[in-house]
Description:
Transfer RNA from Candidatus Iainarchaeum sp., 74 nucleotides, folded computationally. Its mean pLDDT, the model's own confidence on a scale to 100, is 81. Its Rfam family is "tRNA". Rfam describes the family as follows. Transfer RNA (tRNA) molecules are approximately 80 nucleotides in length.
RNA sequence: GGGGCCAUAGCUCAGCCUGGUAGAGCAGCGGACUCUUAAUCCGCGUGUCGAGGGUUCAAAUCCCUCUGGCCUCG
Numbered sequence: 001g002g003g004g005c006c007a008u009a010g011c012u013c014a015g016c017c018u019g020g021u022a023g024a025g026c027a028g029c030g031g032a033c034u035c036u037u038a039a040u041c042c043g044c045g046u047g048u049c050g051a052g053g054g055u056u057c058a059a060a061u062c063c064c065u066c067u068g069g070c071c072u073c074g
Base pairs, nucleotide, nucleotide: 001073002072003071004070005069006068007067010026011025012024013023020057028044029043030042031041032040050066051065052064053063054062
């Protein structure tokens, strides 16, 4: 230098193909229970969907560029 994959909640990830209300588990917070803690039960999503631009009525999703990480070819 060429090619490919990944980037979404504090963490691990789904959703992307086929555009239409941003989700799950764990963690966390509040409450119940308990002498207290843990466990259990009830409730709560906290988010620039890596960045910029384009297409569209509408973009996490499609297109282009860039950044970071990993793999691979030479």